[in-house]
A computed fold for a 72-nucleotide RNA from Hormoscilla sp. SP12CHS1, annotated as transfer RNA. Model confidence (mean pLDDT): 81 of 100. The source organism's lineage runs through Bacteria, Cyanobacteriota, Gomontiellales, Gomontiellaceae and Hormoscilla. The sequence is in RNAcentral, with records from ENA. Its Rfam family is "tRNA". Rfam classes the family as a transfer RNA. RNAcentral records the identical sequence in 2 taxa.
RNA sequence: UGCCGGAUGGACGAAUGGCAAGUCGCCUGACUCUGAAUCAGGAAGUUGUAGGUUCAAAUCCUACUCCGGCAU
Numbered sequence: 001u002g003c004c005g006g007a008u009g010g011a012c013g014a015a016u017g018g019c020a021a022g023u024c025g026c027c028u029g030a031c032u033c034u035g036a037a038u039c040a041g042g043a044a045g046u047u048g049u050a051g052g053u054u055c056a057a058a059u060c061c062u063a064c065u066c067c068g069g070c071a072u
Base pairs, nucleotide, nucleotide: 001071002070003069004068005067006066007065010024011023012022018055026042027041028040029039030038048064049063050062051061052060
């Protein structure tokens, strides 16, 4: 320098252009003598940044940033 893949709550991670899942963690309650476990509920996402397409974008297009891989 070129090509390929990736970036989504605190962590992991799904989502065929149409309400942003799930697990762990965290908070509250139930249970318990207390805690753990279990059960119920809750909070927490500008979906890497900036534009574009579209009635509608995590998803499609462009540029850029960062991470990983391949080639030279």